A computed fold for a 326-nucleotide RNA from a Candidatus Bipolaricaulota bacterium, annotated as Bacterial RNase P class A. Taxonomically the source falls in Candidatus Bipolaricaulota (Bacteria, Bacteria candidate phyla). Its mean pLDDT, the model's own confidence on a scale to 100, is 78. It was read from a public genome assembly, where an Rfam model found it. Rfam family: Bacterial RNase P class A. Its family is annotated with dimeric ribonuclease P complex, ribonuclease P activity and tRNA processing in the Gene Ontology. It is annotated as a ribozyme.

[in-house]
């Protein structure tokens, strides 16, 4: 000085007018004070608070998580830690089982999971042929080598073989059993037997474990008109309730139905609604100076704890790897 890894902040600032919601103050619909959006308010992806419904007890189906210790009301939530990948590193980024069972592995390849023989090697043995010196590449044996793939059924040497092959040995790597030591634990670190090797996918279905009733503030309470059902009582049907004319009587005319009162429920309202935003025609916005690095993602609707996604420009603090001076 370059090049990266964690982790945290900020979210233009200041002024003037003119407006918007809301609380308080006054007799006052005016006037004055004061208070009004986030880190994500967003997606609604996980937990619960809260409310209604249903509920002996039990099982099936179904769905959600899954290394290990703490932590938390809980939680696809936090911390630390373990192991397997990736990174020269700081660090990231995966996590129950693929040695119950079933499916699936594209292209390329001869073979894609108790597997195959294209190039190859060999042809001991066995057939042919033979001048006995072989030959033939027919039977057949193999799987080193050489090619295809993300992945080809254990690496390396070595012995053995006609050629070869855990076929046998060495050592290595892995896998399982028994065992010692360390750690709460997941696991690490050894010793010692063993059969020579075992592929991937589980965000295929599945198996194990542990948990889970449904449904949402358009939950749900409350108060409550008119019309039109509902019950309950009075009244009334040429003894005319009750209506229209009318301020009233009285007349005329129409006339089977009126009238109280109760319950439900709809229309509207309130509560639910917030220990300093808060509303239900739902609020925070314009105009215009002035400063700098010219300003991004976006706007609260029950509330709270997480996660995830978006985001111009900037700032700080930790480490890592390189260069270059000293």
């Nucleotide at each position: 000085g370059g090049a990266g890894a964690g982790g945290g902040c900020c979210a233009g600032g200041g002024g003037a007018c003119c407006g918007c919601g809301g609380a308080g103050g006054u007799a006052a619909c005016a006037c004055c004070u004061c208070c009004g959006a986030g880190g994500a308010a967003a997606g609604u992806c996980c937990g619960g608070a809260c409310u209604c419904c249903a509920c002996a007890g039990g099982g099936c189906a179904g769905g959600u998580c899954a290394c290990u210790g703490g932590g938390g009301a809980a939680a696809u939530c936090c911390c630390a830690g373990c192991g397997g990948g990736g990174g020269c590193g700081a660090c990231c980024u995966c996590g129950g089982g693929a040695a119950a069972g079933u499916g699936c592995c594209a292209c390329a390849g001869a073979g894609a999971a108790c597997a195959g023989a294209c190039c190859g090697c060999c042809g001991a043995u066995g057939g042919c042929c033979u001048a006995c010196g072989g030959g033939c590449a027919c039977a057949g044996g193999c799987a080193a080598c050489g090619g295809u793939g993300a992945a080809a059924c254990g690496g390396u040497g070595g012995g053995g073989u006609a050629a070869g092959a855990g076929c046998c040995c060495a050592c290595c790597a892995g896998c399982g059993g028994c065992u010692c030591g360390g750690g709460u634990g997941a696991c690490c670190g050894g010793g010692u037997c063993g059969g020579c090797u075992c592929g991937g996918u589980a965000a295929a279905c599945c198996c194990u474990g542990a948990c889970c009733g449904g449904a949402g503030c358009a939950a749900g309470g409350c108060c409550a008109a008119a019309u039109a059902g509902g019950a309950a009582g009075g009244c009334g049907u040429u003894u005319g309730a009750g209506g229209a004319c009318u301020g009233c009587c009285c007349g005329c005319c129409c006339g089977a139905g009126c009238c109280u009162u109760c319950g439900g429920g709809u229309a509207g309202g309130c509560c639910g609604c917030a220990u300093u935003a808060g509303a239900u025609g739902a609020a925070u916005g314009g105009u215009c100076c002035c400063c700098c690095g010219c300003g991004a993602c976006a706007g609260a609707a029950u509330c709270c704890g997480g996660c995830u996604u978006a985001c111009a420009g900037g700032c700080c603090c930790u480490c890592u790897c390189u260069c270059u001076a000293u």